[in-house]
């Protein structure tokens, strides 16, 4: 000083102007005005797991189908995270993880080889492919593949905020047609089957055809967020304090203008200098990442220019 690992933090800033969503207050209410205030991520993205919450009348049991797969913990749970062990990668730091079974069965392996599941070529040796070596090949053998079916062990009801609850309004309380009312239809879907139990009736359900697409709530106080302490190897956990941190509905959080930071490369003093270049001031061009919430949270995957912090490995020099 360089070049790898691994965890984190920012990812723009401040003025003027001009507009917005929610909330509050001028005004006792509606409107309009006007004044305070708050207002997109670390991924808001994929929609790949898990869930909170609604709803289907319990949410059995079995087959099917899908998911996991070392040991041991964290978590509301997970296919996630920690922490050992194994394996493979890399001098290391470290990083992957396709981690149970091959005497319950099936499948695969091109070419070259004699032969790719009981086969056999060449050589030696034996009573005897009996035992040893050679040769083709990733691989010849009680070999390898199971991230091939599969089998073993645990697990899974379904659906989703366009759930769902309510309010007005309109219309045609429309017309056929199946099945059913104690001999009980329907009783979520994809997908069958059996069994309990409840509950049930001018029902249930297809077609046709006409009406409405409004409004309020779900909706943001949450398995939250930040500091400190203790516990633990570690993921996390207890305690105390403290903050209030977007709720739009064709979809708000922004336009514009100037000044900076930041990056990159020039160009000029000034100084050092190992002559490779470094500092440090001016100047003036260019640029400035991934990318927008829509019920909410926890994870993984992917995207991201650039700035910084700690830790620890490697290789150069000096001391």
């Nucleotide at each position: 000083c360089g070049g790898g690992u691994g965890c984190g933090u920012c990812g723009g800033a401040c003025g003027g102007u001009c507009g917005c969503u929610g909330c509050c207050g001028a005004c006792a209410u509606g409107g309009a005005u006007c004044g305070g205030u708050u207002g997109a991520g670390g991924a808001a993205a994929g929609u790949c797991c898990g869930g909170a919450c609604u709803c289907c009348g319990c949410a059995g049991g079995g087959c099917g189908c899908c998911g996991u797969a070392g040991c041991a913990g964290g978590u509301a749970a997970c296919g996630c995270c920690u922490g050992c062990c194994c394996g493979c990668c890399g001098c290391a730091a470290g990083g992957c993880g396709a981690g149970g079974a091959u005497c319950a069965g099936a499948g695969c392996a091109a070419c070259a080889g004699a032969g790719a599941c009981g086969a056999g070529c060449c050589g030696a040796u034996u009573g005897a492919g009996u035992u040893c070596g050679g040769g083709u090949g990733a691989a010849a053998c009680g070999g390898g593949c199971a991230a091939u079916c599969u089998c073993u062990a645990c697990g899974g009801g379904g659906a989703g905020c366009a759930a769902c609850a309510c309010c007005a309004a309109a219309u045609a309380g429309g017309c056929a047609g199946u099945c059913g009312u104690u001999u009980g239809a329907u009783u979520u879907c994809g997908g069958u089957c059996c069994c309990g139990g409840a509950a049930g009736a001018u029902g249930a359900c297809u077609g046709c055809g006409g009406g409405u697409a409004g409004g309020u709530g779900g909706c943001u106080g949450g398995a939250g967020g930040c500091u400190g302490c203790g516990u633990g190897c570690g993921a996390a956990c207890g305690c105390a304090g403290u903050c209030g941190c977007a709720g739009a509905u064709g979809a708000a959080u922004g336009g514009c203008c100037g000044u900076c930071a930041c990056c990159g490369g020039g160009c000029c003093u000034g100084u050092c200098u190992u002559c490779g270049g470094g500092c440090a001031g001016g100047c003036g061009c260019g640029g400035c990442a991934c990318a927008g919430a829509a019920u909410c949270c926890g994870g993984c995957u992917u995207a991201c220019a650039g700035a910084u912090g700690c830790a620890g490995c490697c290789g150069c020099g000096c001391g």